[in-house]
RNA sequence: AGAGUUUGAUCCUGGCUCAGGAUGAACGCUGACAGAAUGCUUAACACAUGCAAGUCUACUUGAAAUUAUCUUCGGGUAAUGGAAGGUGGCGGACGGGUGAGUAACGCGUAAAGAACUUGCCCCCCAGACUGGGACAACUGUUGGAAACGACAGCUAAUACCGGAUAUUAUGAGACCUUGGCAUCAAGGUUUUAUGAAAGCUAUAUGCGCUGGGGGAGAGCUUUGCGUCCUAUUAGCUAGUUGGUGAGGUAAUGGCUCACCAAGGCGACGAUAGGUAGCCGGCCUGAGAGGGUGAACGGCCACAAGGGGACUGAGACACGGCCCUUACUCCUACGGGAGGCAGCAGUGGGGAAUAUUGGACAAUGGACCAAAAGUCUGAUCCAGCAAUUCUGUGUGUUUGAUGAAGGCCUUCGGGUUGUAAAGAACUUUCAAUGGGGAAGAAGCAAGUGACGGUACCCAUAGAAGAAGCGACGGCUAAAUACAUGCCAGCAGCCUCGGUAAUACGUAUGUCGCAAGCGUUAUCCGGAAUUAUUGGGCAUAAAGGGCAUCUAGGCGGUUUGGUAAGUUCGAUGUGAAAAUGCGGGGCUCAACUCCGUAUUGCGUUGAAAACUGCCAGACUAGAGUUUUGGAGAGGUAGGCGGAACUACAAGUGUAGAGGUGAAAUUCGUAGAGAUUUGUAGGAAUGCCGAUGACGAAGGUAGCUUACUGGACAAAUACUGACGCUGAAGUGCGAAAGCUAGGGGAGCAAACAGGAUUAGAUACCCUGGUAGUCCUAGCUGUAAACGAUGAUCACUGGGUGUGGGGGGUCGAACCCCUGUGCCGAAGUUAAUGCGAUAAGUGAUCCGCCUGGGGAGUACGUUCGCAAGAAUGAAACUCAAAGGAAUUGACGGGGACCCGCACAAGUGGUGGAGCAUGUGGUUUAAUUCGACGCAACGCGAGGAACCUUACCAGUUCUUGACAUCCUCUAAACAUUCUGGAGACGGAGUGGUGCUCCUUCGGGAGAAUAGAGUGACAGGUGGUGCAUGGCUGUCGUCAGCUCGUGUCGUGAGAUGUUGGGUUAAGUCCCGCAACGAGCGCAACCCCUAUCGUUAGUUACCAUCAUUAAGUUGGGGACUCUAGCGAGACUGCCUGCGAUGAGCAGGAGGAAGGUGGGGAUGACGUCAAGUCAUCAUGCCCCUUAUGAACUGGGCUACACACGUGCUACAAUGGGGAGUACAAAGAGUCGCAAGCCGGUGACGGUAAGCCAAUCUCAUAAAGCUCCUCUCAGUUCGGAUUGUAGUCUGCAACUCGACUACAUGAAGUUGGAAUCACUAGUAAUCGCGAAUCAGCAACGUCGCGGUGAAUACGUUCUCGGGUCUUGUACACACCGCCCGUCACACCACGAGAGUUGGUUGCACCUAAAGUAACAGGCCUGACCGUAAGGAGGGAUGUUCCCAAGGUGUGAUUAGCGAUUGGGGUGAAGUCGGAACAAGG
Repeated sequence: AGAGUUUGAUCCUGGCUCAGGAUGAACGCUGACAGAAUGCUUAACACAUGCAAGUCUACUUGAAAUUAUCUUCGGGUAAUGGAAGGUGGCGGACGGGUGAGUAACGCGUAAAGAACUUGCCCCCCAGACUGGGACAACUGUUGGAAACGACAGCUAAUACCGGAUAUUAUGAGACCUUGGCAUCAAGGUUUUAUGAAAGCUAUAUGCGCUGGGGGAGAGCUUUGCGUCCUAUUAGCUAGUUGGUGAGGUAAUGGCUCACCAAGGCGACGAUAGGUAGCCGGCCUGAGAGGGUGAACGGCCACAAGGGGACUGAGACACGGCCCUUACUCCUACGGGAGGCAGCAGUGGGGAAUAUUGGACAAUGGACCAAAAGUCUGAUCCAGCAAUUCUGUGUGUUUGAUGAAGGCCUUCGGGUUGUAAAGAACUUUCAAUGGGGAAGAAGCAAGUGACGGUACCCAUAGAAGAAGCGACGGCUAAAUACAUGCCAGCAGCCUCGGUAAUACGUAUGUCGCAAGCGUUAUCCGGAAUUAUUGGGCAUAAAGGGCAUCUAGGCGGUUUGGUAAGUUCGAUGUGAAAAUGCGGGGCUCAACUCCGUAUUGCGUUGAAAACUGCCAGACUAGAGUUUUGGAGAGGUAGGCGGAACUACAAGUGUAGAGGUGAAAUUCGUAGAGAUUUGUAGGAAUGCCGAUGACGAAGGUAGCUUACUGGACAAAUACUGACGCUGAAGUGCGAAAGCUAGGGGAGCAAACAGGAUUAGAUACCCUGGUAGUCCUAGCUGUAAACGAUGAUCACUGGGUGUGGGGGGUCGAACCCCUGUGCCGAAGUUAAUGCGAUAAGUGAUCCGCCUGGGGAGUACGUUCGCAAGAAUGAAACUCAAAGGAAUUGACGGGGACCCGCACAAGUGGUGGAGCAUGUGGUUUAAUUCGACGCAACGCGAGGAACCUUACCAGUUCUUGACAUCCUCUAAACAUUCUGGAGACGGAGUGGUGCUCCUUCGGGAGAAUAGAGUGACAGGUGGUGCAUGGCUGUCGUCAGCUCGUGUCGUGAGAUGUUGGGUUAAGUCCCGCAACGAGCGCAACCCCUAUCGUUAGUUACCAUCAUUAAGUUGGGGACUCUAGCGAGACUGCCUGCGAUGAGCAGGAGGAAGGUGGGGAUGACGUCAAGUCAUCAUGCCCCUUAUGAACUGGGCUACACACGUGCUACAAUGGGGAGUACAAAGAGUCGCAAGCCGGUGACGGUAAGCCAAUCUCAUAAAGCUCCUCUCAGUUCGGAUUGUAGUCUGCAACUCGACUACAUGAAGUUGGAAUCACUAGUAAUCGCGAAUCAGCAACGUCGCGGUGAAUACGUUCUCGGGUCUUGUACACACCGCCCGUCACACCACGAGAGUUGGUUGCACCUAAAGUAACAGGCCUGACCGUAAGGAGGGAUGUUCCCAAGGUGUGAUUAGCGAUUGGGGUGAAGUCGGAACAAGG
């Protein structure tokens, strides 16, 4: 510090996600030691048990025990003793816990108290005199289950009370002095009133007591500033705000009360609601910030819920009291007791948090003259927990046959891996044994829970000590097996459908390590709320426009001031923590010391800037004068054209409307035409890129009233300005209310069409409305998708208005309105003085998509609705601009038998053949738009053959290796359907060695064993190779350069031209490659060479080129020539080229072939072959017999033959080319009607044979018929091939003689030696389904105006929401499932307001009667006190009525998400 993810790719916007750090954590797996920390975040839920606050010679009673003594031996008395209790004092307000409440002067910070209090502690001054009466304990009686009392009697005090004294204190009055801060404060003099005390002990300068002053520490009160969210909470407040007086308090104060006034708070957010203890700090971050408030420390609040006071220096009191409520416990049912949010512990809740431990040794606290001592779950320690942080170890060195094993493998090896084993060392930690602290501070002595701990020494032995997660990218680290969209993974993108580096396991590797991962939460990354540090034309975002209030900001200059600002000093900023520098534990964590610490207060100074005060100025702003421009506004008047209706005339059959029609109007006279009348609305031409207005908007002419802008020139005012939340006004169309008006147009509606449907588009009608008046509504793509104002920043070119200038121009200035462009800017498109540039001020708005501008609430509205405006849930995108493609029922240009123009077909018939379907035991398999279907197959009776049934074999039909036997081989008989068996016969070979006995080897056959063979089994979506197709279309790319942020572009586009990206020209391109063309083959002409089997002009010869001969011709096959727009004319740009012509066998690629760019279709083929993986292995392999692939209601494709006279039949007769042939072609001759048979010459072929070419030509016949057309089908008889023609061959003869009379919609081929037509040959092959396929020649046309349309293709351009690319994308209803939400008759809770009732305890006040020790009084009685009662207030409770919030709720509404559902087809292309 960034990364992944939207796209085919790109840039941007924008969200989501990750890598980091952290935690009082939890969970999973694992777990050696030590130190330091930390440990109920949930139920402020309920608590058993134990402990956590007592202590004290002030006083009193005086148990046990001891001693002495007495004794009637029961015990008594005395002394010592001081348990236990009581009175009294001090402390239980500290320490410890928790965070429920609290949005508050609660907390933080800084101040104030001239408005206050203070036990214990310290210092100072002064004092302590004299009296009195009680009450507990105790004793007795007595009530009660208990708790706890009642009555009577006795008694002490540092308990209580009276009196005296009082420097002085307090209150009041008067006077004086000084000071201050408004009320005042301090000091002094004087008068008056009131007010003290306690003793104890023997350690004595003792402790305690009383009054006063001061201090320290503590507390109380007040104030400035700061302190969360919601405006879908906007108004709140009657003790409320203030005053006077009184009461109350330690003290100020409506704190309380009486009276008076009517105030007080609030958009600078009152009130209300929600949430929350606050801070030092902690986590994170570069910082600013954000989050948090465990532990430690400060403050606050609370103590089962609520209320209350008492005591006291201090409380409205955690381990006190009273009352109430809920709960728990005891009970004799009458009544009582209790409060762990102290330490342990229990239950419960929960993902989750420890021991009912030790000690007061240290620190601190309470009591206590000092001590001693007692108490102390504060504290110090120990225990449990990897909960966190830190440290240490689990060995070290050596060791290559690179062991074994594992895993992988291309089978060679690689890896685990110096790792292990082995060898040599060491002993930290742990273990055992021995020693053994500091912490202790008190005069001495004594005193250690921790603890026999830390630490030291010794002993033995590598001995006892490693896991977890990950390995597709982000992100370090990969292979195998298994699984097969299953199981599963997943933080995001995603992975898994038979070759998964992503699931699971193994091995290996990587990371961290006594831990490692996961989950949760916070910050970071996120500049993704932007102060630092973002935006708003198109991505989310400028308010529809104006006006104005508050607010914010504000021209030049002088003086003053000092609030902001800057600098200095000072107080504070607790400690701890963090940072820095040091020190101590072996280091570290930890701990100690020093330093530092953005704030706030006080004070001093400065005066530039901002503010404030005063004065001045004119450049901003405004006023004045003159002038012209304008659909600016409001009201009135007037006009013409058109339209419609009505009336009348003329006139006759249609009119109207459409893509085409119909509805409609019209013989009752329409439409057309003429005239007249009426009506309403809108204002042609001018007219414009023009004008005006704030926007909406404004258009005939004219009158009146009226707003604004502009120009020129003068004078004046003197900052009067800009913006503008709220408010107010204006605000298109539609809509609403009331009343008019209504010609045309026209939602709704009706009808006619269209359509599968058509609640639409089209047509005919037609009502609201559109118009006017008065109101309402307040919204629009109210758009320049661009807020207002000011300033600055090159130019060019139009145009409206005004001015200067000029004779008129040119030119210049101001102000509007357009275009192009510089710099600049922008993601790009673009903007560019009318900014989206550079700056300033103010306002509005945005923060992923959907849900949703929805719900609820509120405001406005007559309504429609408008404004404000969420959440749950869901997705990983949504989006902008631009790029390349593809596509368009977009455009332009061009091409092609693409159409058109023609010719002939197919589609109808019969047959052949292929396919589908059906059937079957099997009808083997593949191929499916073009580009499957006479295709693989160029030839299924057996074989082929892959299929089916049956019969068989298991190292196999086929290959290699090993062992044994036998030569091989030939042949006979026999069983069987055959495969396969059984029984025989003949034969003994070849090569090498030899000791001549024999042995070895090769080939072949048989038997055996296992490695293996075999598979036309699967996957063409794992593949190679080959092929089809677009398409023989003209395209497809690269290097360098340039342009662009980039994808990319340029080149390759443009102007011409071509069959062609063919060539020329131009050009930020210049070149190059694969394609095109050419080079190759055949063919067309000629030359030359060569003449056999070909040829024959001349000479001879024959039946015949038969033979001699010839080398001329034809022909054959080698080598050459030839054609290149080369020549001419014209056109064209002097180009490329085009048109015409000459010559030529051939002319513009002469004709044909081979040749197929980058790529597309997961196109076809695992059944040609090869091949990965998977599968079968007595079978999915192999052999055999028979059957099937030939089935047959049907459908389709491709063909053949026809339907006839351009023909059929008969007779005669002419002319090819290219091929094939020894397992062959076969002449000739003989036989047969014929297929063919018999015999047989020739030929391994320019020699012989197949082999008569046919159409054609000549003659005869048929005469338009289902025929002398047509030949299917069937019967009979044959021929040939072949082991074998039944399923299932071809051919022949005779007989039979079906459909069919030119073929619907539709559709195919072909542009010249082509179509059409005619025959010939070949491959395969025993034969043949061949009418197929591939070749060959013969005869031999028609037509092309042209490119509008159909199909396909190419180039450029345009739009796009497509990129799996239009066979694309995508919308809505409905149906089903699930989810969250709204409404909902209501219902159940919580919180809370108001009103009323009732009212415990308690303070205060009042009080007749009652009771009453101290004081007064001789007494009566009084003072004082008490109980009791009443009143006010009031917790809780009750009643009523509201508000608000939450849960549930039949039903209902829309929303979201879901697999391949239904219906349509709204959007994206002109999306029809």
Predicted 3D model of a 1472-nucleotide RNA (small-subunit ribosomal RNA) from a metagenome. Its Rfam family is "Bacterial small subunit ribosomal RNA". The RNAcentral record of the sequence draws on SILVA. The prediction has a mean pLDDT of 84.